[in-house]
RNA sequence: AUGAAAGCAGCAAGAGAGACCCCUUUUAUUUGAUGGGGCGCCGAAGGGGCAAGGCAAUAAUUGCUGAAUCUCUCAGGUAUAAGGAUUGCUGACGGACA
Numbered sequence: 001a002u003g004a005a006a007g008c009a010g011c012a013a014g015a016g017a018g019a020c021c022c023c024u025u026u027u028a029u030u031u032g033a034u035g036g037g038g039c040g041c042c043g044a045a046g047g048g049g050c051a052a053g054g055c056a057a058u059a060a061u062u063g064c065u066g067a068a069u070c071u072c073u074c075a076g077g078u079a080u081a082a083g084g085a086u087u088g089c090u091g092a093c094g095g096a097c098a
Base pairs, nucleotide, nucleotide: 008091009090010089011088012087013086018039020038021037022036023035025033026032040078041077042076046074047072048071049070053065054064055063056062057061
C1' cells in the first nucleotide's frame, strides 16, 4: 500500500456403494430400534503405495526422497439424516511481489 500465498471462521454446492442374511437385547406379538457376527459392494474423513525429478554411495548398480480425484481398502462408509475430499463467495488475519 489499488496487499500475493498458506492456514482460520461463516455461508453455499458436494459423489459412490445390499433399508442383504444370522444371532442378541428391547416388546404381549409384529414392525422398528440397540449390540455382535457373516457374505458382497463403495472411495471423497484419515492412513498406506509410486512416475518424472532430486540427493547419496557405486565396477555393475543400489539406497533415500518424491504428487493426484491414480492405486490399496487398514480405518471409514453402504435408505434418510449425519459425515464428506474438493470448489465458490465473504470476513478477519497475514505481509510475498513491486